[in-house]
The RNA shown here (c-di-GMP-I riboswitch aptamer) has 83 nucleotides and comes from Bacillus canaveralius. It matches the Rfam family "c-di-GMP-I riboswitch aptamer". About the family: GEMM was predicted in a large-scale screen for bacterial structured RNA regulatory elements. Rfam links the family to the GO term cyclic-di-GMP binding. Its mean pLDDT, the model's own confidence on a scale to 100, is 91. The sequence was found by an Rfam model in a public genome assembly.

RNA sequence: CAACGAUAAAGGCAAAUCCGACGAAAGUCGGAGACGCAAAGCCACGGGUCUAAAGCAGAUGCCAUGACAGCCGGGUUACCGAA
Numbered sequence: 001c002a003a004c005g006a007u008a009a010a011g012g013c014a015a016a017u018c019c020g021a022c023g024a025a026a027g028u029c030g031g032a033g034a035c036g037c038a039a040a041g042c043c044a045c046g047g048g049u050c051u052a053a054a055g056c057a058g059a060u061g062c063c064a065u066g067a068c069a070g071c072c073g074g075g076u077u078a079c080c081g082a083a
Stems, first nucleotide, its partner, number of pairs: 004081002012037002017032006035070001041076003045073003048068003055062003
C1' cells in the first nucleotide's frame, strides 16, 4: 500500500415501536428506544422499491420533478490490527 475482519482495544451508528415537528404522501428531522451494522460514513450514477401533490386521462389508472444509501451494484472518504 492492497486485501481481509478476532469472543481484541478504543470509540461509532441505530431497526421496530412510542412522542413531537415538517410533508399531499412516501418519508425526513428531534427525543426516547436497540433489531442489528466493519463503512448501517457520504453520493440517487445504474438497477430496484415506495409515494403520486401537480399534470394527463377520467370513477380509477398513468406519471417523479418527491423519496429510500439499513435492497443490490458502483463511486468516494475513514478508525483499529489477531489470523